[in-house]
RNA sequence: GGCGCUGUAGCUCAGCUUGGUUAGAGCGCUGGUUUCAUAAGCCAGAAGUCGGGAGUUCAAAUCUCCUCAGCGCCA
Repeated sequence: GGCGCUGUAGCUCAGCUUGGUUAGAGCGCUGGUUUCAUAAGCCAGAAGUCGGGAGUUCAAAUCUCCUCAGCGCCA
């Protein structure tokens, strides 16, 4: 230098193929319940500029372009 993959909640990830109802799960966190107490269980809750920017569209996590970071292959 060329090509490809990944980036979504504190962590690990789904959702992208085929654009459309409120962006979800597990773990963790907070509160409650239970217990003499802790853990486990149960109930409730908070937490997201979907890496960043632009474009297309009535509508973008999803399509297009640029860009940043990480990883891999080739040279």